The RNA shown here (Purine riboswitch aptamer) has 101 nucleotides and comes from Mesoaciditoga sp. Of the family's consensus pairs, 100% are formed in the model. The coordinates come from a structure-prediction model, not an experiment, and the mean pLDDT is 78. NCBI's taxonomy places the organism under Bacteria, Thermotogota, Mesoaciditogales, Mesoaciditogaceae, Mesoaciditoga. Its Rfam family is "Purine riboswitch aptamer". The literature on the family includes a 2003 paper in Cell by Mandal et al., "Riboswitches Control Fundamental Biochemical Pathways in Bacillus subtilis and Other Bacteria". The sequence was found by an Rfam model in a public genome assembly.
RNA sequence: ACGUCGAAUAAGACUGAACUUUGUAUAAUUUCGGGAAUUAGGCUCGAAAGUUUCUACCGGAUGACCUUAAUCGUCCGACUACAAAGAUAUAAAUCACCUUA
Repeated sequence: ACGUCGAAUAAGACUGAACUUUGUAUAAUUUCGGGAAUUAGGCUCGAAAGUUUCUACCGGAUGACCUUAAUCGUCCGACUACAAAGAUAUAAAUCACCUUA
């Protein structure tokens, strides 16, 4: 000096994003380990599996069961990722993507 990558700032361009519904994923599920509660209780922490998948993996009601160690059935209720459709709309600002300095 040039190139590449990353961060911050500034400018520009263009598309997309918010809300609703539907579909797909996953059954808001399963397994294991440490600890805790004990019929006024039945949790908590961590690991793994499950998804061409990031994240999440719980709450309540109800029925059963259990006396120190273990929970089980049923019902109802989400978030997240992606896709499609619809609504809203000065797409102004914001965010993401791209370009330039």